[in-house]
C1' cells in the first nucleotide's frame, strides 16, 4: 500500500436495538390440559417473525469533485440553540377519540395498493393545577406530565388472592445552572495572471413589517445615493485548509500519503419532511444520465464503507479471522449489534536488526585469464584438518494481554431502613480472534541460504578478444571510420549487499531571483530629457504622547511529531512517561533613546531681495558681404568637363575663360579654442526687441519651504507624413556613360522628392560620458573659460589665495581586466528606472497611440550547449615602422618558338609493372629496360615448392650422349663411387616422403623504426632562479647602437645558462722544415739529344708536420663602448674563396618497390619456373635538355698549353690494313713509372660573303662495323647519299655578383652493347653590372587591427532548392464555458382561496374552530429560444521561424575585409545588401593642433 477514471459495479456483509413501552404469538425448546388416533388445545415458562411505539440512524467509516472563501490557521467578540450527562427547584391528577398488526373481500405480473371490521400503549387529543417560565398595551393573558418493572404488606376494602397503599429504581413534564456540541460576527494570515481596470442596483446605509435558534438585505416596502478598487477590485486559471512532512547552515523553498483537527461531498441537478441535531453516504419526494426486472400497464437502484469485479494506468493487497481487548448504539441487565477497532493473509514498499560459517591451509593444486614465455594473477581462495549451530527444520516446555462483569456472602458509610446507592473485603462461575503466539530447552549436520551495478574523466575501480563510424554506448564533455582501459564478451578489479540498478519527482550545491545575500562604463541591464500627482524619504532645538520601540508578567499556541532526559522490548526501528520549544496572536503593566504624531523655537538645507558678470540659450523682426547657380550684354574662339583610363554630357544657334549689370535661395569663410550657453536633442554673419537659466560679491529676510519621483504631463536629432509657399546648391528614387564573369554598386554626367518658409503630426538614433538624480566625505601636481581678493605697480603684463565650470596625469581606494581616480567606476545615505544562458524576438496575439510609415506594451512552442567581455600566445592583413636575400632594379645569358633527347599527363592496350604530383613529382627512384634484370601480359608447367631449420628413407656429388618439346621439362643411356672416423658412426651433397612451415615487389607511409625533402645555413628556440600579473603569460630575448649572425657593447626587474650563429674539421691561397721514388734539373760528367743515363735534392711536386690574419698598428667617426670607414704592411684584410656541418619545430611532406618492422590478406596460388610480348604504344598537352638558326660564324691546312681520374673477365702502346667505324698484332703495365690520352676553345694561314646559303643538320635511302646465344619489335658507330623546321623566338618565365655567369673540351661511375643530349668531376679562355630598396617575391624583428586558432586554402552572411519540426494568420466548422433577454415551471415551501372532505375541542345540534384535499400566486431546479463575450479544438490556403557532412547564386561582415562599420529612418534591389539625410567610434593609417608625463 489506486497519486490515474469523483469511472461502472455482479455478491456478501457494514445499524441496529427494546418483550422492564404495548396489542400480542409467525417459528423453537420446556411445560401443562384435552383426545380414540391423526392430533387439538393453552403465551404458562425461555423466548420472539412482522406489526405500533422509544432511542439510535446527524456518531463512527469513506473521499477531495467543488470551494481563492470568514473555507482554513491564529487572535477576539455577542445577538443563540443544545437530546443523551451533572446539580438544583416544582411536579406527574382527572378524562377522550382512534389506528396498525389482525380478519375478511377485492386489485396488481411484480413493486405495492384499496376497502369493510375488531384493539392496545410510555403513541395521540382536551380537561385540572403552575414556584418558576413565556406573552404583555403592565390591566392582564398564555401553557405540562407516561407509566413500567422489583420488594413490603403494618393500618383500608373484599372470601383463597387481589385491589388500594408504602417503598426503591428506571422512565416521564416544566423550569433554573453548569457541562458538551453546534450556529454566527470581526482583524489579521492565506496561489499564478494587468496580454483582467474598472466592478456594483438588494447594489451601500436607514426606517418599518416579515422571518430565524440568533444577529444581519437574510426578505419585503419606501427613502437616501452611495460602496469596492493600482495597499489591485471585477474576470480568468489553479487548489480542499492546518498541525505537519521532505530539503537547507539558516532565511528559505517544494509539499499536504499514513497520524490528528476543520471545511466539502456522497450517481448528476433541485427540495424539503422528521428530529435536539440533517436539508441526512447504506432517509424521502421530483428531474436527469445509466443500469437491471416486466406479464408492456408499470416498477427497482445508487461501494467516494470492508472485502471484491470490470475498465483506466508505469502502478497499489483477502469476496480472511473474531468481537478476546478499546471504542460506540439500544438495553435495568443478561445481552445483541459493530468491515469502527484488533487480529491474520500478500506486496523487500520503507525502516530496523540478523543469518548464508569461524580457524588453520603453500605442492602458492587444477583450471580459467595475461604473459615479454622467465613467470604474473585469480588466491588462503579452494581442496585437506580442526570447530561452532545464531536463523530455517523437528520434537518438547510455554508467559503476557484478563481486568471486569453476573451469582453468593462479609463489613463501613448513608438513611428512618436490616431498601437503594457508594466503597471495601471473601467464596463461585466463566471469558484469548491472534495461535503451531513470544521466550525456553533438546535433536542433526557445513548442513538449506548472493545478488546487482560499475571499472575514458567528473568517480574508487584495467588487461585480452570480437567488431570495424557498422553493431552499439552515453547523465555532461564525448567514445566507435582494423592495435577501442568508451560497443559486446571474458578475466580480473571496485562499491554496495537481501538487495542492487534505472526511470519519475523535490530541495541543495545555485551568492542562477540575492530578505538574509547580487548586480547595471565595456559581460544581460540607466528611461532620449525635464517638470511634477501619490508614494518614499528627510536639518537642530523643547514640550506632550505612547502608535511604532525594547522590557516584565498573564492568556493562548489541540493532541501527535522534532529536541533533549528517562524507561520498556536481548539490541534497533518501534512504544511509553517528563521536560524543552512552538520565533506567533491578544490583554496588562511600567520605560522614553531613536522613529512617528503634537507643541514651541532655530538657521547651517532651500528659497528671496540687492549690485555686478560672460555667454553660438531661446522667440521675433529687420539686414549684410563672399560664393554657387541662371538671365542680358560685351571680349574671345574649339574645345569644355570629367576620370585609374574613359565615356555619357556642355560647345560654332559661340561654350569654358573673362568685364559689367540684375534674379533668385541657402549657408554664414577668417575669429574658432579638449573655448561658451542649454534639462536632453541642440545652438555660429550683424542690428533692434521679448524672455529663460547660470556665476559672483556683501548683507538683509522667510524658516525645513528639501530630495526622489510609479502613473501623468511637456520637450524630443535626422528621416518621414499632410496643407500651402518656396526651390540657389546637394541629392535618396530615376536615366545615361564607365567598370565588371555578372555590376540593380562604389566612380562620371545629369536628375525628382526632400532639404528651407508657416501650421499640424511623428516620438525614434551608437537620443553615448555606451556611466539616472540629489547629499556629504576621501593625497596632490599640470593646464584652461566665467567672477572676487591680495601683492607690486602709472596702466597692462606677473605671482598668490579663492569661487563656479572645463580638461590631463596620478596617491589610496574600487575593477574580471581594460581601466576610473573629488566631473569617481572610491566611501556612504536617499529615491526611481533596468537585467537574470544564447537563439526563436524586440516578433506573433491582444490591448493603447498615430493619416499612414510605425510606435510603445510584450510572450510561447522549438532549439542549442554554448553565446559573451577582458585580456594573453600565435596566425594573418589588398596596416604601419625597420632590416636581410640574384626579391626586385643595373647587366650578362637563356627557356617559352624549330628539330630531336629525357621525363611527365593524357589516350590507347592483353599489357602498356609500380612509386614520385605547387614551390619542395616531371634526365626523379633509374650509376645506364633487346633476353636477364622486371615487379606488368599471354601461355605452358610445378606444389614442403627456386631459399631456411628439422625427422624418415634412398643415393656420392657430379656427369656423357640421343630423343620430344618454344623452354621449363621429360623419357632413355655413359662415365663415376669421394671426405672424416674411436668402425658405431659424422659432415657436405643429390632424391623421395609427411608435416611443422617456407614464400608475397600482395595492403596499410594515416601503425612504425631508419633514412630523406622543405621553410632555412634562416637567427632564431628555450630553461633555472628572481621580481610582475588572480591566470593564460610575461620579464631575460624588448629599447639605443652595430653585425653575416640573440655577433658584440650600452641601457634596463633580471642574473645566468643550454641547443643554434661562429671557431675547431677538409680543400684551395703564401713561407717554412722534414723526406726524395716512379717526381724534378740549378750546377758537374756523359748522351743515341729522350732527365735517356751518373749524380744532387737547390727548384717545381708529391705528403706529414708548423707558421700565418688578430681589427694586432696608424688616422677618423662612435658615447671614452661595441663597432665603422680609409691607410701602412702582408701571399693573403676584415667570415680570404670553397665544402662538410641544418637549432625547437614544420608539412599525418616522401618512401612497406633499398631495408627492417606490427596488424590484415594469399598457400595445387597473390608462391615458383619457362617462352614470347610489353615497360620503346601516339590525334595530343606539359617540364628539363641538345643542336641551331650563323661572319665574334663555317670549313681546310698547319701550331700550342691542362687538371683530376679508370686500368688485369682490364687499359692497351709501336707497326701494318681499310676512306672510317674497326680489324691485325701484341710490347708495357696491378700504375706519380705503361695505357687510356689526339685536350678543345686559342694562334698562323686560306676559303665562303649575307644566300635557307659551304649556315642547319632532322629524316630517309643504300652499304657497312662491334658487342652480344640473339640487334625484327628495340642497341651504339661508320661511310656513301638525301638535306625537314629554323633567320633569334607571344603572353609569360629561369640562372647567374668573380676565377662568377659565359664559352671550350677532358675524365668517371653504372655497363657485355648502348649517354652528342643526363648525372658526378676537372681543367683552359674568362666577363658586364649593382644608383639604390618605391615596388614583386620570401624571411627575421617591434608594433597595430582581429568575429582566425584546421590559424586568411581562414571565418562568415543573406535569397533560392530538398527534408523534417513547431508556430502565426485564415472562408470557416465543432466543442466548453459564460453574460444579457425571453419562454417555461416538476417536486417543495410560503401565501390566497370560489370546490370537496373531515375522530378528538366549542356549540343554541343548525354549525363553529382547526385540518386535509384540490385549485391558484410567488420562489426556483432541468429544459428551450435569441444574441454577445471568452476559450480550446480543427481548417483548403499562406507567413515567417528552427533544424538538417558533403545542393546553387553571390561575397555583405571579421585585417583600412579591398568602398571603415554600425545605429535611426527613406527609397530602391535575386540575394547577401546599395545609397541618402543625421549620429555615434564600439575605425586601421598618416599628418597638424591643445594638453599631460619625464631630474
Nucleotide at each position: 500500500g489506486c497519486c490515474u477514471a469523483a469511472c461502472a459495479c455482479a455478491u456478501g456483509c457494514a445499524a441496529g436495538u427494546c418483550g422492564a413501552g404495548c396489542g400480542g404469538u409467525a417459528a423453537c425448546a420446556g411445560g401443562c390440559c384435552c383426545u380414540u388416533c391423526u392430533u387439538g388445545g393453552c403465551g404458562c415458562u425461555g423466548a420472539c417473525g412482522a406489526g405500533c411505539g422509544g432511542c439510535g440512524g446527524a456518531c463512527g467509516g469513506g473521499u477531495g469533485a467543488g470551494u481563492a472563501a470568514c473555507g482554513c490557521g491564529u487572535a477576539g467578540g455577542a445577538a443563540u440553540c443544545u437530546g443523551c450527562c451533572u446539580a438544583g427547584u416544582a411536579g406527574u391528577g382527572g378524562g377522550g377519540g382512534a389506528u396498525a398488526a389482525c380478519u375478511u373481500g377485492g386489485g396488481g405480473a411484480a413493486a405495492c395498493g384499496c376497502a369493510a371490521g375488531c384493539u392496545a400503549a410510555u403513541a395521540c387529543c382536551g380537561c385540572a393545577u403552575a414556584c418558576g417560565c413565556c406573552c404583555u398595551a403592565c390591566g392582564g393573558g398564555g401553557g405540562a406530565a407516561a407509566g413500567a418493572a422489583g420488594g413490603c404488606c403494618u393500618c383500608u376494602u373484599c372470601u383463597u388472592g387481589a385491589a388500594a397503599g408504602c417503598u426503591u429504581u428506571c422512565a416521564c413534564u416544566a423550569u433554573u445552572a453548569g457541562a458538551u456540541g453546534a450556529g454566527c460576527c470581526u482583524g489579521c494570515g492565506u496561489u499564478g495572471g494587468a496580454u483582467u481596470a474598472g466592478c456594483u442596483u438588494g447594489u451601500u446605509g436607514g426606517u418599518g413589517g416579515g422571518g430565524u435558534a440568533a444577529u444581519g438585505g437574510c426578505u419585503c416596502a419606501c427613502c437616501a445615493a452611495g460602496g469596492c478598487g493600482a495597499c489591485g477590485a471585477u474576470c480568468c486559471a489553479u487548489a480542499g485548509c492546518u498541525g505537519g512532512u521532505c530539503u537547507g547552515a539558516g532565511a528559505g523553498g517544494a509539499u499536504g500519503a499514513u497520524c490528528a483537527g476543520c471545511c466539502a461531498c456522497a450517481c448528476u441537478g433541485g427540495g424539503a419532511c422528521u428530529g435536539a441535531g440533517a436539508c441526512a453516504c447504506g432517509g424521502c419526494c421530483c428531474a436527469g444520465a445509466c443500469u437491471c426486472c416486466u406479464a408492456c400497464g408499470g416498477g427497482a437502484g445508487g461501494c467516494a464503507g470492508c472485502a471484491g469485479u470490470g475498465g483506466g494506468g508505469a502502478a497499489u493487497a483477502u469476496u480472511g479471522g473474531a468481537c478476546a481487548a478499546u471504542g460506540g448504539g439500544c438495553g435495568c441487565a443478561a445481552g445483541c449489534c459493530u468491515g469502527a477497532u484488533c487480529c491474520a493473509g500478500c506486496a523487500a514498499u520503507a525502516c530496523c536488526g540478523c543469518g548464508u560459517g569461524u580457524g588453520u591451509g603453500a605442492a602458492g593444486a587444477a583450471g580459467g585469464c595475461c604473459u615479454g614465455c622467465g613467470g604474473g594473477u585469480u588466491g588462503u581462495a579452494a581442496a585437506g584438518c580442526a570447530c561452532u549451530u545464531u536463523c530455517a527444520g523437528c520434537u518438547g516446555u510455554g508467559a503476557g494481554g484478563a481486568a471486569a462483569a453476573g451469582c453468593c456472602u462479609g463489613a463501613a458509610c448513608u438513611u428512618a431502613a436490616u431498601a437503594c446507592g457508594u466503597u471495601u473485603g471473601g467464596g463461585u462461575c466463566u471469558u484469548g480472534a491472534c495461535g503451531u503466539u513470544a521466550a525456553c530447552a533438546g535433536c542433526a549436520g557445513a548442513a538449506g541460504a548472493a545478488g546487482c551495478a560499475c571499472c575514458g574523466g567528473c568517480u574508487a575501480a584495467c588487461u585480452c578478444u570480437g567488431u570495424g563510424c557498422c553493431a552499439g554506448c552515453a547523465g555532461c564533455c564525448g567514445c566507435g571510420g582494423u592495435a577501442a582501459u568508451a560497443c559486446a564478451g571474458a578475466g580480473g578489479g571496485u562499491g554496495c549487499g537481501a538487495g542492487c540498478g534505472u526511470u519519475a519527482a523535490u530541495c541543495g550545491g545555485a551568492a542562477u531571483u540575492a530578505c538574509u545575500g547580487g548586480g547595471c562604463g565595456u559581460a544581460a541591464a540607466g528611461g532620449g530629457u525635464a517638470c511634477g500627482u501619490a508614494g518614499g524619504c528627510g536639518g537642530u532645538u523643547u514640550u506632550g504622547u505612547a502608535a511604532g520601540u525594547a522590557g516584565g508578567c498573564u492568556g493562548u499556541g489541540a493532541a501527535a511529531g522534532c529536541c533533549c532526559c528517562g524507561g520498556g522490548c536481548u539490541u534497533a526501528a518501534c512504544c511509553c512517561g517528563g521536560g524543552a520549544a512552538u520565533g506567533g496572536c491578544a490583554g496588562u503593566c511600567g520605560a522614553u533613546a531613536c522613529u512617528g504624531c503634537u507643541u514651541g523655537a532655530c538657521u547651517a538645507g532651500a528659497g528671496u531681495a540687492u549690485g555686478g558678470u560672460a555667454g553660438a540659450g531661446g522667440g521675433a523682426a529687420g539686414u549684410g558681404g563672399a560664393a554657387u547657380u541662371u538671365c542680358c550684354u560685351g571680349u574671345g574662339u574649339a574645345g569644355c568637363g570629367g576620370u585609374g583610363a574613359a565615356a555619357u554630357g556642355c560647345g560654332u544657334u559661340g561654350a569654358u575663360a573673362u568685364c559689367g549689370g540684375g534674379a533668385g535661395g541657402a549657408a554664414c569663410a577668417c575669429c574658432a579654442g579638449u573655448g561658451g550657453c542649454g534639462a536632453a536633442g541642440g545652438c555660429g554673419g550683424c542690428u533692434u526687441u521679448c524672455u529663460g537659466g547660470a556665476c559672483c560679491a556683501a548683507u538683509a529676510c522667510u524658516g525645513a519651504c528639501a530630495c526622489u519621483g510609479a502613473g501623468g504631463c511637456g520637450c524630443g536629432a535626422a528621416a518621414g507624413c499632410g496643407u500651402g509657399g518656396g526651390g540657389a546648391g546637394c541629392a535618396a528614387a530615376c536615366a545615361g556613360g564607365a567598370u565588371u564573369a555578372g555590376a540593380u554598386a562604389c566612380c562620371c554626367u545629369g536628375g525628382u522628392a526632400g532639404u528651407c518658409c508657416a501650421c499640424g503630426c511623428c516620438c525614434u538614433a551608437a537620443a553615448c560620458g555606451a556611466u539616472g538624480a540629489g547629499a556629504a566625505c576621501u593625497a596632490g601636481c599640470c593646464g584652461u573659460u566665467g567672477g572676487g581678493g591680495g601683492u607690486a605697480u602709472a596702466u597692462a603684463a606677473a605671482c598668490c589665495c579663492u569661487u563656479c565650470g572645463u580638461g590631463g596625469c596620478g596617491c589610496a581606494g574600487c575593477u574580471a581586466a581594460c581601466g576610473c581616480g573629488a566631473u569617481a567606476a572610491g566611501u556612504u545615505c536617499u529615491c526611481c528606472g533596468c537585467c537574470u544562458g544564447g537563439g526563436g524576438a524586440g516578433u506573433a496575439c491582444g490591448g493603447c497611440c498615430g493619416c499612414a510609415a510605425g510606435g510603445u506594451u510584450a510572450a510561447a512552442a522549438c532549439u542549442c550547449a554554448a553565446a559573451g567581455g577582458a585580456a594573453u600566445u600565435g596566425a594573418c592583413g589588398g596596416g604601419g615602422g625597420c632590416c636581410c636575400g640574384c626579391a626586385c632594379a643595373a647587366g650578362c645569358g637563356g627557356u617559352g618558338g624549330a628539330g630531336c633527347a629525357u621525363g611527365u599527363g593524357g589516350u590507347u592496350u592483353a599489357a602498356u609493372u609500380c612509386g614520385a604530383u605547387g614551390c619542395a613529382a616531371c634526365g626523379c627512384g633509374a650509376a645506364g629496360a633487346a633476353c636477364c634484370u622486371u615487379a606488368c601480359c599471354u601461355g605452358c608447367c610445378c606444389u614442403u615448392g627456386a631459399c631456411a631449420u628439422c625427422c624418415u628413407c634412398g643415393g656420392a656429388a657430379c656427369u656423357u650422349g640421343u630423343c620430344a618439346g618454344a623452354g621449363a621439362u621429360g623419357a632413355c643411356u655413359u662415365g663415376g663411387u669421394g671426405c672424416c672416423u674411436u668402425c658405431g658412426g659424422g659432415a657436405a651433397c643429390c632424391g623421395a616422403g609427411a608435416g611443422a612451415c617456407a614464400g608475397g615487389u600482395g595492403c596499410u607511409g594515416c601503425a612504425u623504426g631508419g633514412c630523406u625533402g622543405u621553410c632555412g645555413u634562416c637567427a632564431g628556440c628555450u630553461c633555472g632562479u628572481u621580481a610582475c600579473g588572480g591566470g593564460a603569460g610575461a620579464u631575460g630575448u624588448u629599447g639605443g647602437g652595430u653585425u653575416a649572425a640573440g655577433u658584440c657593447c650600452c641601457g634596463c626587474a633580471a642574473c645566468g645558462a643550454g641547443c643554434g650563429c661562429a671557431a675547431c674539421c677538409c680543400u684551395u691561397g703564401u713561407c717554412c722544415c722534414u723526406a726524395g721514388u716512379u717526381a724534378c734539373c740549378a750546377g758537374c760528367a756523359c748522351u743515341u739529344c729522350g732527365g735517356g743515363u751518373g749524380g744532387g735534392u737547390a727548384c717545381u711536386c708529391u705528403a706529414g708536420g708548423g707558421a700565418g690574419a688578430c681589427c694586432g698598428c696608424c688616422g677618423g667617426u662612435g658615447a671614452c663602448a661595441a663597432a665603422c670607414c680609409g691607410g701602412a704592411g702582408g701571399a693573403a684584410g676584415g667570415u680570404g674563396g670553397g665544402g662538410a656541418c641544418g637549432a625547437c619545430g614544420u608539412c599525418a611532406a616522401g618512401u612497406c618497390a633499398u631495408c627492417a618492422u606490427g596488424g590484415c590478406c594469399c598457400u595445387u596460388a597473390u608462391g615458383g619456373g619457362c617462352a614470347g610480348g610489353g615497360c620503346u604504344a601516339c590525334a595530343c598537352a606539359c617540364g628539363u635538355g641538345c643542336u641551331a638558326c650563323a661572319a665574334u660564324g663555317g670549313c681546310c691546312a698547319g701550331u700550342a698549353c691542362a687538371a683530376a681520374g679508370g686500368g688485369u673477365u682490364g687499359c692497351c702502346a709501336a707497326g701494318c690494313c681499310g676512306c672510317a667505324a674497326g680489324g691485325u698484332g701484341g710490347a708495357g703495365c696491378u700504375a706519380a713509372u705503361c695505357c687510356c690520352a689526339g685536350a678543345a676553345a686559342g694562334c698562323u694561314g686560306g676559303u665562303c660573303g649575307u644566300a635557307g646559303u659551304c649556315c642547319g643538320g632532322a629524316u630517309c635511302g643504300g652499304a657497312g662495323u662491334c658487342u652480344g646465344c640473339a640487334a625484327c619489335u628495340c642497341g651504339a658507330c661508320u661511310c656513301c647519299g638525301u638535306g625537314a623546321a629554323g633567320u633569334c623566338g607571344g603572353a609569360a618565365u629561369c640562372g647567374c655578383u668573380a676565377g662568377u655567369a659565359a664559352u671550350c673540351g677532358c675524365g668517371a661511375a653504372u655497363c657485355a652493347g648502348c649517354a652528342u643530349u643526363g648525372u658526378c668531376g676537372c681543367g683552359g679562355u674568362g666577363a658586364a653590372u649593382a644608383c639604390g630598396u618605391u615596388c614583386c617575391c620570401g624571411g627575421g624583428u617591434c608594433u597595430u587591427g582581429u568575429a582566425c586558432a584546421c590559424a586568411c586554402c581562414g571565418c562568415c552572411c543573406g535569397u533560392c532548392a530538398c527534408a523534417c519540426c513547431a508556430u502565426g494568420g485564415a472562408a470557416g466548422u465543432u466543442g466548453g464555458u459564460u453574460g444579457c433577454a425571453c419562454c417555461a415551471g416538476a417536486a417543495g415551501u410560503a401565501g390566497g382561496u370560489a370546490g370537496c372532505c373531515u375522530a378528538a375541542c366549542c356549540c343554541u345540534c343548525g354549525g363553529g374552530g382547526g385540518g386535509g384535499c384540490g385549485c391558484u400566486u410567488a420562489c426556483c431546479a432541468c429544459g428551450g429560444u435569441g444574441u454577445g463575450g471568452c476559450u480550446a479544438a480543427u481548417g483548403a490556403c499562406u507567413g515567417g521561424g528552427g533544424u538538417g557532412a558533403a545542393g546553387u547564386c553571390g561575397u555583405a561582415a571579421c585585417a583600412a575585409g579591398g568602398u571603415a562599420g554600425c545605429c535611426g529612418u527613406a527609397c530602391g534591389g535575386g540575394a547577401a545588401c546599395g545609397u541618402g539625410c543625421g549620429g555615434c567610434u564600439g575605425g586601421a593609417u598618416c599628418a597638424c593642433c591643445u594638453c599631460c608625463u619625464u631630474a
A computed fold for a 1495-nucleotide RNA from an uncultured prokaryote, annotated as small-subunit ribosomal RNA. Rfam family: Bacterial small subunit ribosomal RNA. Its mean pLDDT, the model's own confidence on a scale to 100, is 83.